Context: one part of a larger RNA
RNA sequence: UGACGGGGGCCCGCACAAGCAGCGGAGCGUGUGGUUUAAUUCGAUAUUACACGAAGAACCUUACCUGGGUUUGACAUGUAGGUGGUAGAGAAGCGAAAGCGGACCGACCCUUCGGGGAGCCUACACAGGUGCUGCAUGGCUGUCGUCAGCUCGUGUCGUGAGAUGUUCGGUUAAGUCCGCUAACGAGCGCAACCCUCACUGUGUGUUACAUGUGUCACACGGGACUGCCGGUCUUAAGCCGGAGGAAGGUGGGGAUGACGUCAAGUCAGCAUGGCCUUUAUAUCCAGGGCUACACACACGCUACAAUGGCCAACACAAUAGGUCGCGAAACCGCGAGGUGGAGCCAAUCCUCAAAGUUGGUCUCAGUUCAGAUCGCAGGCUGCAACCCGCCUGCGUGAAGACGGAGUUGCUAGUAACCGCAGGUCAGCUAUACUGCGGUGAAUACGUUCCCGGGCCUUGUACA
Numbered sequence: 001u002g003a004c005g006g007g008g009g010c011c012c013g014c015a016c017a018a019g020c021a022g023c024g025g026a027g028c029g030u031g032u033g034g035u036u037u038a039a040u041u042c043g044a045u046a047u048u049a050c051a052c053g054a055a056g057a058a059c060c061u062u063a064c065c066u067g068g069g070u071u072u073g074a075c076a077u078g079u080a081g082g083u084g085g086u087a088g089a090g091a092a093g094c095g096a097a098a099g100c101g102g103a104c105c106g107a108c109c110c111u112u113c114g115g116g117g118a119g120c121c122u123a124c125a126c127a128g129g130u131g132c133u134g135c136a137u138g139g140c141u142g143u144c145g146u147c148a149g150c151u152c153g154u155g156u157c158g159u160g161a162g163a164u165g166u167u168c169g170g171u172u173a174a175g176u177c178c179g180c181u182a183a184c185g186a187g188c189g190c191a192a193c194c195c196u197c198a199c200u201g202u203g204u205g206u207u208a209c210a211u212g213u214g215u216c217a218c219a220c221g222g223g224a225c226u227g228c229c230g231g232u233c234u235u236a237a238g239c240c241g242g243a244g245g246a247a248g249g250u251g252g253g254g255a256u257g258a259c260g261u262c263a264a265g266u267c268a269g270c271a272u273g274g275c276c277u278u279u280a281u282a283u284c285c286a287g288g289g290c291u292a293c294a295c296a297c298a299c300g301c302u303a304c305a306a307u308g309g310c311c312a313a314c315a316c317a318a319u320a321g322g323u324c325g326c327g328a329a330a331c332c333g334c335g336a337g338g339u340g341g342a343g344c345c346a347a348u349c350c351u352c353a354a355a356g357u358u359g360g361u362c363u364c365a366g367u368u369c370a371g372a373u374c375g376c377a378g379g380c381u382g383c384a385a386c387c388c389g390c391c392u393g394c395g396u397g398a399a400g401a402c403g404g405a406g407u408u409g410c411u412a413g414u415a416a417c418c419g420c421a422g423g424u425c426a427g428c429u430a431u432a433c434u435g436c437g438g439u440g441a442a443u444a445c446g447u448u449c450c451c452g453g454g455c456c457u458u459g460u461a462c463a
Base pairs, nucleotide, nucleotide: 001463002462003460004459005458007457008456009455010454011453012452013451015447016446019410020409021408022407023406026302027301028300029299030298031297032296033295034293035292042053043052064288065287066286067285068284069283070282073126077125078124079123080122081121082120083119088105093100094099108117109116110115128277129276131275132274133273137271138270139266140265141264142262144260149188150187151186152185153184154183155164156163157162168179169178170177194254195253196252197251199222200221201220202219203218204217205216209212225248228242229241230240231239232238304403308362309361310360311359312358313357314356321350322349325344326343330339331338332337369400374395375394376393377392378391379390380389416439417438418437419436420435421434422433
């Protein structure tokens, strides 16, 4: 000087407390461990792994296993030699395919007409590797943490390591600002500048709508600054209250992550040193596996019902996507769906929310709750749904009656509840993820305690 302390002081955070909804019990979905397996490819493992890489494993993907093939190779460059019935296209046959095989057919560019180029074949260099090392690395990322810190120049102090500044008194979300001050300044962070939502002006406008408006869209502006008033404070910074205002003291949200820490994560996204492999650890193909199942954990979905289930009628969104696409009306089917093809390269068409409201029924039951599981019959995608897809109808109708110890999220248009859209994608295991709107709470006395963090100080046999 740091680090640490079941030392002290001050302060902060959904950290506790106060509340609301959950998880932990049940069934199912997904991930992981374990076990099994020919293989169940690999990575991620307290917080910071476990609906994570994977924004989608039937084949492909695919890296794994079994079996069958190829060996200058599925792909690149170079050198040398060869090659006109050459390159290409490839029938019969073998085969699961890959591959082997080779009948018939059969080219291109330049040219001084000698040939050259391209292609192909052979040979040699080499290719290839999701093989190893993230403890050789780049890049990127997580975490502490959007915490308020981390440093430097000159000066001063100290033999020196170092200190000071950055401490102290106030204040702030903030090393934010003020005052004091052997310090005076400065840099990276904080804040602001950026995007978006809320109010408003001007201009323009189609496909919007009430047909001449400005709900709407786009562009450029205005507006909020403790600016005004009162109180308080050191005539400070600021704090408290008020007015006006669409908005008030950082207006809400986002992007933005200092010096560093964890030899944190990633050689399988990519790049890359070294090592290893080269008739195999490369590469092609078929089938299988990644989907196994005594069990354990993690994240979720659906429920256990009357603030509910079912039936009928009626009402109100916002994102976002669409031409190998979205697909209306009409018709067929109980339905999934089929026929159909209008319209739309989209403010034009696809385009219709559900909770909700009104009426009826059920009357506390394992039920008209719940829907797992299983049987039968169908539909769709796709070469192909056996392993191993989704959906529909009929039947079946399990556990479950609110969950031990413990534990998670959330402070406002938030939690909770409700549906809608998108990416990936032929299809889908999405209940996941990313967004969008609709309905819309409760509580915070307070900082003693748990967890994490910041500043000052103190002790130390630690560095």

Source information: A computed fold for a 463-nucleotide part of an RNA from a metagenome, annotated as small-subunit ribosomal RNA, 3' major domain. The RNAcentral record of the full RNA draws on SILVA. Model confidence (mean pLDDT): 80 of 100. Rfam family: Bacterial small subunit ribosomal RNA.